Notes:
The RNA shown here (transfer RNA) has 73 nucleotides and comes from a Candidatus Woesearchaeota archaeon. Its mean pLDDT, the model's own confidence on a scale to 100, is 82. Rfam family: tRNA. From the family's description: Transfer RNA (tRNA) molecules are approximately 80 nucleotides in length.

RNA sequence: GCCCUUUUAGCUCAGUCGGUAGAGCGCUACAUUGGUAAUGUAGAGGCCCCGCGUUCAAAUCGCGGAAAGGGCU
Numbered sequence: 001g002c003c004c005u006u007u008u009a010g011c012u013c014a015g016u017c018g019g020u021a022g023a024g025c026g027c028u029a030c031a032u033u034g035g036u037a038a039u040g041u042a043g044a045g046g047c048c049c050c051g052c053g054u055u056c057a058a059a060u061c062g063c064g065g066a067a068a069g070g071g072c073u
Base pairs, nucleotide, nucleotide: 001072002071003070004069005068006067007066010025011024012023013022019056027043028042029041030040031039049065050064051063052062053061
């Protein structure tokens, strides 16, 4: 220098051919217990890495950047 993959909740990750963003773990409250743990119920928590564009509508498509990982020379 060129090519590929990844970036979404505190953590690990889903998210189909563009249509109001989810799970597990963790956290909070309540129930249960003599009290913890475990279990059950409910809840909080996201400008989907950044910018521009396309579109009625973008996490998703296009272009340009950034970061991490890998390959080639």